[in-house]
RNA sequence: GUGGCUCAACUGGCUAGAGCGUCCGGUUCAUACCCGGGAGGUUGAGAGUUCGAGUCUCUCCCCCG
Numbered sequence: 001g002u003g004g005c006u007c008a009a010c011u012g013g014c015u016a017g018a019g020c021g022u023c024c025g026g027u028u029c030a031u032a033c034c035c036g037g038g039a040g041g042u043u044g045a046g047a048g049u050u051c052g053a054g055u056c057u058c059u060c061c062c063c064c065g
């Protein structure tokens, strides 16, 4: 090391959020801007601890210094 990208998620506790991007609609003569809405993640892989793990522990993989 968390959506395509950049980042959140408090001391382990609701259904993991946001911006950008993308798609649909509105607006426009048209495009962009702008407005409304949607899809998209099993948090690098596996195991352990725990009532409960993105968060703690172990092994491995990848990247950076």
Base pairs, nucleotide, nucleotide: 001061004020005019006018007017013051022038023037024036025035026034044060045059046058047057048056

This is a predicted structure of a 65-nucleotide RNA (transfer RNA) from a sheep gut metagenome.
The prediction has a mean pLDDT of 82.
Its Rfam family is "tRNA". Rfam links the family to the GO term triplet codon-amino acid adaptor activity. The family's RNA type in Rfam is transfer RNA.
RNAcentral holds the sequence, with entries from MGnify.